[in-house]
């Protein structure tokens, strides 16, 4: 140093809900609480999945419906950069 993770120690995130904001939604900031995390720290680059505002089709037109990511998920996976502790 690497890989690897203790019923270790310091110390860190924080699920579902609830409340408030934003947002067309999915989703997301904030407080609150904890289900859980050794990368549950960063990144949409490839695969998933979620939404459909707009756009496009569909209809005589309206309502409705289908398709679409430029949106959104790293707490789905993978990949890529960085990191605390160190007993087997």
């Nucleotide at each position: 140093g690497a890989c690897c993770g203790a019923u270790a120690a310091a110390g860190g995130c924080a699920g579902c809900c609830c409340u408030u904001u934003c947002g067309a939604a999915a989703g997301a900031g904030a407080g609150g609480u904890a289900c859980g995390c050794a990368a549950a720290g960063c990144u949409a680059u490839g695969g998933g999945u979620c939404u459909a505002a707009g756009g496009c089709c569909u209809c005589a037109g309206g309502a409705g419906g289908g398709c679409u990511a430029u949106g959104a998920u790293c707490g789905c996976c993978a990949g890529g950069c960085u990191g605390c502790c160190g007993a087997a």

Model confidence (mean pLDDT): 88 of 100. c-di-GMP-I riboswitch aptamer from Dethiobacter sp., 88 nucleotides, folded computationally. It was read from a public genome assembly, where an Rfam model found it.